This is a predicted structure of a 74-nucleotide RNA (transfer RNA) from a Candidatus Nanoarchaeia archaeon.
It matches the Rfam family "tRNA". Rfam's curators write: Transfer RNA (tRNA) molecules are approximately 80 nucleotides in length.
RNAcentral records the identical sequence in 2 taxa.
NCBI's taxonomy places the organism under Archaea, Nanobdellati, Nanobdellota, Candidatus Nanoarchaeia.
RNA sequence: GCCUCUGUAGCUUAGCCUGGUAGAGUCCGCGGCUGUUAACCGCGUGGUCGCCGGUUCAAAUCCGGCCGGAGGCG
Numbered sequence: 001g002c003c004u005c006u007g008u009a010g011c012u013u014a015g016c017c018u019g020g021u022a023g024a025g026u027c028c029g030c031g032g033c034u035g036u037u038a039a040c041c042g043c044g045u046g047g048u049c050g051c052c053g054g055u056u057c058a059a060a061u062c063c064g065g066c067c068g069g070a071g072g073c074g
Stems, first nucleotide, its partner, number of pairs: 001073007010026004020057001028044005050066005
């Protein structure tokens, strides 16, 4: 230098191909249960979807550039 994969909540990640309200688990907070704690059950908080632009009525999703991570070729 070139190619492939990858970046979404504090953490692990689904959704992307086929555009249409951003989800789950866990952590944390509150409550229930219990003699108490743990476990279990319920509710809740938490996201400029890596960054900048483009297309579109509408972009996590499609297109271009850039940045970070992993692997490969030279």